Bacterial RNase P class A from an Oscillospiraceae bacterium, 347 nucleotides, folded computationally. RNAcentral holds the sequence, with entries from ENA. It is recorded under the gene name rnpB. The source organism's lineage runs through Bacteria, Bacillota, Clostridia, Eubacteriales and Oscillospiraceae. It matches the Rfam family "Bacterial RNase P class A". The family's RNA type in Rfam is ribozyme. The coordinates come from a structure-prediction model, not an experiment, and the mean pLDDT is 76.

RNA sequence: CGAGUAGACUAAACAGCCGCGGGUGCAGGGCGAAAGGCCGCACCUGAGGAAAGUCCGAGCUCCACAGGGCAAGAAUAACGGCUAACGGCCGCCGGGGGCGACCCCAGGGAUAGUGCAACAGAAAGAUACCGCCUGCACCGCAGGUAAGGAUGGAACGGCGAGGUAAGAGCUCACCAGCGUGCGGGAGACCGCACGGCUAUGUAAACCCUAUUCGGAGCAACACCGCAGAGAAGCACAAAGCGUCGGCCCGGCGCGCUUCGAGAAGGUGGCAUGAGCCGUGAUGGCAACAUCCGGCCAAGAUAGAUGGCUGUUCACGACAGAACUCGGCUUACAGGUCUGGUCGCAUU
Numbered sequence: 001c002g003a004g005u006a007g008a009c010u011a012a013a014c015a016g017c018c019g020c021g022g023g024u025g026c027a028g029g030g031c032g033a034a035a036g037g038c039c040g041c042a043c044c045u046g047a048g049g050a051a052a053g054u055c056c057g058a059g060c061u062c063c064a065c066a067g068g069g070c071a072a073g074a075a076u077a078a079c080g081g082c083u084a085a086c087g088g089c090c091g092c093c094g095g096g097g098g099c100g101a102c103c104c105c106a107g108g109g110a111u112a113g114u115g116c117a118a119c120a121g122a123a124a125g126a127u128a129c130c131g132c133c134u135g136c137a138c139c140g141c142a143g144g145u146a147a148g149g150a151u152g153g154a155a156c157g158g159c160g161a162g163g164u165a166a167g168a169g170c171u172c173a174c175c176a177g178c179g180u181g182c183g184g185g186a187g188a189c190c191g192c193a194c195g196g197c198u199a200u201g202u203a204a205a206c207c208c209u210a211u212u213c214g215g216a217g218c219a220a221c222a223c224c225g226c227a228g229a230g231a232a233g234c235a236c237a238a239a240g241c242g243u244c245g246g247c248c249c250g251g252c253g254c255g256c257u258u259c260g261a262g263a264a265g266g267u268g269g270c271a272u273g274a275g276c277c278g279u280g281a282u283g284g285c286a287a288c289a290u291c292c293g294g295c296c297a298a299g300a301u302a303g304a305u306g307g308c309u310g311u312u313c314a315c316g317a318c319a320g321a322a323c324u325c326g327g328c329u330u331a332c333a334g335g336u337c338u339g340g341u342c343g344c345a346u347u
Base pairs, nucleotide, nucleotide: 001343002342003341005339006338007337008336009335010334012312013311014310015309016308017307018306020046021045022044023043024042025041026040029039030038031037048318052329053328055327056326057325058324059323060217061216062215063214073213074212075211076210077209079091080090081089082088093107094105095104096103097102108208109207113206114205115202116201117200129149130148131145132144133143134142135141136140157175158174160172161171162170176198178195179194180193181192182191183190184189221268222267223266224265230259231258232257233256234255240254241253242252243251244250275295276294277293278292280291281290282289283288313316
């Protein structure tokens, strides 16, 4: 310098003017009986790394539920750790890919049972089509044979030698698998030795095993509550009020108190929390834990977070909170930084 790899960060910047949500304050101006209560004014503050999908785990709330078991359904699947918890994360094992840094895995069980393996092929679970060998009554038949050919993704462990009538783990070396023993490891597992010689794949087919799971969700839910209707008690006379009327008489209508529920509407839930930040300390490979210091950072309810102008640049992607938190997944232009790796060149 080029290529590739892993991780972290950023998500145009600055200034002026206007506007909007939330909070605090108010000397002066306006409204109001009053209350910063309203208008207004001043100051502070106002989207994301994914706010998204709503996939997983929790908090919170209501409903159901004595406790236990069975069945059904769903999810998960090596081992050790982290975490409030998880199907998440970290480490490690095994398998696969890459020269490498590094990346990927839907990673229990196929002698519990059932099914399937198209086409080809004799045969897809136990089989002889060709070939080979032996025998016979020899254009054929019988027996042996999985070494060779042919089919297939897959053909009875692989490969070489010995052996044999021809062959065959029949015997032997190496390799794969299984079992036993010894050693190492916290464990998955790894290494070594020995043994017999070993019946394919599929569980993103049914199924079996182990573990977990009650339901609905903030439009949850709790509280206040005008009008109207309802219930109870007292009164049911007079007075008073309203209305018709210019006024009187007169006519008509109207009682008071308490209670529980409760349209509309309002308040809480709702922003101090498993919180955030720190080349802080300690322990740990790490996830993470403990301690120390600092910080408080949107909270609407028809729903604010915007617009215009100017300057500059690398000319700007995906995208907008709605109860909250931890994850996962998906979308995404450009840019910055750091640690490894490979190649080339130079010293």